[in-house]
Formats: sequence, structure tokens, C1' cells
RNA sequence: CAUUUGCUUCGGGGCAGGGUGAAAGUCCCUACCGGCAGUAAGCCCAAUGGGUAAGUCUGCGAGCAGCGAAAAAAUCGCUGCCGAAUCGGUGCAAAUCCGAUACCGACGGUCACAGUCCGGAUGAGAGAAGCGGUAC
Repeated sequence: CAUUUGCUUCGGGGCAGGGUGAAAGUCCCUACCGGCAGUAAGCCCAAUGGGUAAGUCUGCGAGCAGCGAAAAAAUCGCUGCCGAAUCGGUGCAAAUCCGAUACCGACGGUCACAGUCCGGAUGAGAGAAGCGGUAC
């Protein structure tokens, strides 16, 4: 130093104000929020290099459905489903910059339909960091 392995820790935000109503954080006006990895022409740095950038670009996780393994459950594996962006500007070059205007958001519950409330969940998890072992 490469590879590989184990352990530990971390790992999602948001209805303020108003209207209607018997009742709404669920409807209407308006407000608010944006998981993980990848991707720069800008920015930063110790500079042949490194770091940093997107809810709606790519991939993933979560979620839902089915199938399989086990007596069953937990769990694991496989398959399918799985939201949303345009226009303008600058420039050699922009789905990530700047500006404008849009749009999207699992399942179950609920005096009334939920991205924001309650619940599964003190869960799971893309992954991130740290520590240790390991061939040569």
C1' cells in the first nucleotide's frame, strides 16, 4: 500500500396564518419539507491532484404485491410495481449554475379525503465514518 474480513457508531425533514363545517394539521386559499450514491464549466484547497453540487438526470434505499426456502415465525433470496420540469439567461459546453414559472410525494388509521398528525418504527435501510484483523 492493494485485497479482503470483523466490530462499533451514525444514518429523514415538514401545515404557521386564514376559509367552510357538527367535525379537517386530511377539503379550499396560503405556508412548509426534500434520504443515499454518481455526475461541474462555478467555488475552495496543501494543486499533473483533491474536495464540494440535483426532490422532479442516472442508479439505489424505503414502500406495495407475488413466489421460494423453514413446521411456523423471525429472517433471507428472487420477480414485478414503484412520483414529479419546463422556459429563459450566461457560456465552446449546463437536466446540477443564475432567473422565472410549474410539478411530485408508500402502507394502515382518523367524527372529513393526509408528503407534513397517529401507527408498524426503540424497526428496516441506501450508505457514511471510525477502530481492528488479513495475502504479498
This is a predicted structure of a 136-nucleotide RNA (FMN riboswitch aptamer (RFN element)).
Model confidence (mean pLDDT): 77 of 100.
Of the family's consensus pairs, 100% are formed in the model.
Its Rfam family is "FMN riboswitch aptamer (RFN element)". Rfam describes the family as follows. The RFN element is a highly conserved domain that is found frequently in the 5'-untranslated regions of prokaryotic mRNAs that encode for flavin mononucleotide (FMN) biosynthesis and transport proteins.